[in-house]
Predicted 3D model of a 103-nucleotide RNA (FMN riboswitch aptamer (RFN element)) from a mouse gut metagenome. The coordinates come from a structure-prediction model, not an experiment, and the mean pLDDT is 83.

RNA sequence: CUUCAGGGUCGGGUGAAAUUCCCAAUCGGCGGUAAACCCCGCAAGCCACUAAGGCAGAACCGGUGAAACUCCGGUGGCGACAGUAUAGUCUGGAUGAAAGAAG
Numbered sequence: 001c002u003u004c005a006g007g008g009u010c011g012g013g014u015g016a017a018a019u020u021c022c023c024a025a026u027c028g029g030c031g032g033u034a035a036a037c038c039c040c041g042c043a044a045g046c047c048a049c050u051a052a053g054g055c056a057g058a059a060c061c062g063g064u065g066a067a068a069c070u071c072c073g074g075u076g077g078c079g080a081c082a083g084u085a086u087a088g089u090c091u092g093g094a095u096g097a098a099a100g101a102a103g
Stems, first nucleotide, its partner, number of pairs: 001103004011023003025089002027079002029042004037077002045055003059075005081092003
């Protein structure tokens, strides 16, 4: 310098109105490490903004093993901002930006 770099509401209930509530379904960026959404760190997001900076989710039990909070089994939990009947999943900023990967 170039290229690449995010997935997801099937079906049903209530209601004037909900993919937002309830039942149920479904998804999991990047690096590290025994292979990780919930261990450590980073990015995205939000606040502030000249800048330094600040905020920022969730896990236990059992098994195997030299080693696993990562694998296997079981049960559970979490998810920026703006809009709208209350949203991880719809619409929007975003044909953006970026951790980083490859050449």